[in-house]
Context: one part of a larger RNA
């Protein structure tokens, strides 16, 4: 120098563990904010850097409630204090709550600068400080430079509406496809949006509306390439229907060409297609439904309460919750601690109870009063039935349909009806014929999500995983910024965390006693693999 072996060092892989993460399901909650919000700056503890919690009454103050013995957060120190005349903690209701932020009294490089009015404090006084107020927009009211109201931001996804890409795919690309997707805006609600037939359908016939399963990758659209893709029906879920214009009556106002009059605005009256209404007869005049006011407030949410049976017997063992015996409970043998597998140790479970106060709640149910809607028959065939509307041409757009035979809804411009003997649809377009009433409106539920709270479940992750973070992480650190973004868990059952002795530089570190089951658990301390070091043999060279 090489190989082996043993024995330290290094160094943290592997086991184990688990305060963290994931994924769901049932519940709940679906908003917060001009009474200043989310979110931050500074402060604030006896000592006090950092998270926490709090705001100059600063780890807190005040009241009720529940608790019942320790107690001043994490955080294991010293010192100094609370508390059985109930602390600490826990709920529930209040007070305080600096400066910035929508930020709102003016400015501004956000946490700062200057400031008017009113009252107040101190100062001889310049002034200074305290409380209060003073921004815009819209709307109502009002005529006042009043006055009241609302709005304004934030916030995870769902959810309407306005705008709206391209890489890509077509093996290349231009119609087409990704896609009405990403995104960018405006808005709103716990859901939103649709919605009570001018729908479908097919010769029988259904009966608002969403959503789900089929119908079906089917009809069919397409450089008939790539691809794009219903709808009738049929099967569930839920179920709910209803207001006006208008005829017509009655007022109020206002207009003049004073008429049985125009307009406008209030009331009654009506709301539909086998036609329905007003008009005028005739009969009934309730039953159910609802709105409002008053009463009672009831399940549950937010602290908690109460809750069976061994800690018996022998033995190991540092410790029994594991072994062997001998009991005992169960509406409770979920689950967690507890010096090793514990139904009976402790918390708890199952089961039962509980609120001064808040929420739930401007609801729901019950009673009460009170006010509103709801009819049935004829006859006449006078009136009404939503116009710059439907249609048509032109140009788009949305329907699975790309201009096709292109119907149907929807939009701009242009021409423009009928008005119940009336009008639309039924996929070019015409005829029977079937059906539905367009040009005003509202509507619970079925059903999307989840930044949050409970409660639980996992052929989910177990510290290079699993959330990017099990830890003072979106922190330390990179970046002018926009932005990017980590390493980092484990003594031990309890600190018993090594009195004292001794070496050394009063270090670092180590030797001895000590503590402990275990110090080769001694503080980045369970386990302790590899690479690499280094001693010791023993072979080779």
């Nucleotide at each position: 120098g090489g190989c082996a072996u043993g024995u330290g060092g290094g160094g943290g892989a592997u086991g184990c563990c688990u305060g963290g993460g994931c994924a769901c399901a049932c519940g709940g909650a679906g908003g917060c904010g001009a009474u200043g919000a989310a979110g931050g700056c500074c402060g604030u503890g006896g000592u006090a850097a950092g998270c926490u919690g709090c705001g100059a009454u600063a780890a807190g103050c005040u009241u009720g409630g529940g608790g019942g013995a320790g107690c001043g957060g994490c955080a294991c120190a010293c010192a100094c204090g609370c508390a059985a005349u109930g602390a600490u903690c826990c709920c529930a209701a209040g007070a305080u709550g600096g400066c910035c932020g929508a930020a709102u009294g003016g400015g501004g490089c956000a946490a700062c600068c200057c400031g008017g009015c009113u009252g107040g404090u101190g100062g001889c006084g310049a002034c200074a400080c305290c409380a209060g107020u003073c921004a815009c927009a819209c709307u109502c009211u009002u005529u006042u430079g009043g006055g009241a109201g609302u709005g304004a931001g934030c916030g995870a996804a769902c959810c309407u509406g306005g705008g709206g890409a391209a890489c890509u795919g077509a093996a290349a690309c231009a119609u087409c496809u990704c896609a009405g997707u990403a995104c960018c805006u405006a808005g709103a609600g716990g859901a939103a949006g649709a919605g009570a037939a001018a729908u479908c359908a097919a010769a029988u016939g259904a009966g608002a509306u969403g959503c789900c399963c089929u119908u079906a990758g089917u009809a069919g659209c397409g450089g008939c390439g790539a691809g794009c893709g219903a709808a009738c029906g049929g099967g569930g879920u839920a179920g709910a229907g209803c207001c006006u214009a208008a005829a017509c009556c009655g007022u109020g106002g206002u207009c003049c060409u004073u008429g049985u009059g125009g307009c406008c605005g209030c009331g009654g009256g009506g709301u539909u297609g086998u036609a329905g209404g007003a008009c005028c007869c005739a009969c009934a005049g309730g039953a159910g439904c609802u709105g409002u006011g008053a009463g009672u407030g009831a399940c549950g949410u937010c602290a908690g309460u109460c809750g069976a049976a061994g800690u018996c017997c022998c033995a190991u063992g540092g410790a029994a919750u594991a072994g062997g015996g001998c009991g005992c409970c169960a509406g409770a043998g979920a689950c967690g601690g507890u010096g090793a597998g514990a139904g009976c140790c402790c918390g708890g479970u199952a089961g039962a109870c509980g609120a001064a106060g808040a929420c739930a709640a401007u609801g729901g149910a019950c009673u009460c009063a009170u006010g509103g809607u709801g009819g049935u028959g004829g006859a006449g065939u006078u009136c009404c039935u939503g116009a710059g509307u439907a249609a048509c041409g032109c140009c788009c757009g949305g329907u699975a349909c790309g201009a096709g035979a292109g119907u149907c809804c929807g939009g701009g411009c242009g021409u423009g009806a009928a008005g119940c003997u009336g009008g639309g649809g039924g996929g070019a377009c015409c005829a029977c014929c079937c059906u539905c009433c367009a040009a005003g409106g509202c509507u619970a539920a079925a059903g999307a999500c989840u930044c949050c709270c409970g409660u639980g479940u996992g052929a989910c992750c177990g510290a290079u995983a699993g959330u990017g973070g099990a830890c003072g992480a979106g922190u330390a650190c990179c970046g002018u910024g926009a932005g990017g973004g980590a390493c980092a868990g484990g003594u031990g059952a309890a600190a018993a965390g090594c009195a004292c002795c001794c070496c050394a530089g009063u270090g670092c570190g180590g030797g001895g006693a000590g503590u402990g089951a275990a110090a080769g658990a001694g503080a980045u301390c369970c386990u302790g693999a590899a690479a690499c070091c280094a001693c010791a043999u023993g072979c080779c060279u």
The part of an RNA shown here (large-subunit ribosomal RNA, domain I) has 541 nucleotides and comes from a soil metagenome.